RNAcentral holds the sequence, with entries from Rfam. The RNA shown here (transfer RNA) has 66 nucleotides and comes from Vicugna pacos. Its mean pLDDT, the model's own confidence on a scale to 100, is 80. NCBI's taxonomy places the organism under Eukaryota, Eumetazoa, Bilateria, Laurasiatheria, Vicugna.
[in-house]
RNA sequence: GGUAUAGCUCAAGUGGUAGAGCAAAUGCUUAGAAUGCAUGACAUCCUGGGUUCAAUCCCCAGUACC
Repeated sequence: GGUAUAGCUCAAGUGGUAGAGCAAAUGCUUAGAAUGCAUGACAUCCUGGGUUCAAUCCCCAGUACC
């Protein structure tokens, strides 16, 4: 100096609570699985504090990794 966001891999967002793929779950399909299809769910956005009507975003300190 950089990174930290869903179980995993990653996006997006310069103040008004965020998505994808994979995985998992359920249903259909099958004699049963696999494959395929469908469905909905899953995030205090690393931690604490500050500013603000409101913080993932700004400020300070810290933690882990590179």